[in-house]
RNA sequence: GGGUCUGUAGCUCAGUUGGCAGAGCGUACGGCUUACAUCCGUAAGGUCCCAGGUUCGAGACCUGGCAGACCCA
Numbered sequence: 001g002g003g004u005c006u007g008u009a010g011c012u013c014a015g016u017u018g019g020c021a022g023a024g025c026g027u028a029c030g031g032c033u034u035a036c037a038u039c040c041g042u043a044a045g046g047u048c049c050c051a052g053g054u055u056c057g058a059g060a061c062c063u064g065g066c067a068g069a070c071c072c073a
Stems, first nucleotide, its partner, number of pairs: 001072007010025004019056001027043005049065005
């Protein structure tokens, strides 16, 4: 220098053919217990990496950029 893949909650990740942003873990509170853990319930938590474009509508499609991993040179 070229190429491929990845980027979504604190962490690990789903999100199908463009139409409500989700799960598990964690956290907070409550229940249970003599108490703690386990278990059960509830809740909070989001600039979907950034900017622009297409569209009635973008996490998703297109363009550019940034960051990371890998491959080639």
Overview:
This is a predicted structure of a 73-nucleotide RNA (transfer RNA) from a Candidatus Microgenomatia bacterium. The coordinates come from a structure-prediction model, not an experiment, and the mean pLDDT is 83. Taxonomically the source falls in Candidatus Microgenomatia (nom. nud.) (Bacteria, Bacteria candidate phyla, Candidatus Microgenomatota). It matches the Rfam family "tRNA". From the family's description: Transfer RNA (tRNA) molecules are approximately 80 nucleotides in length.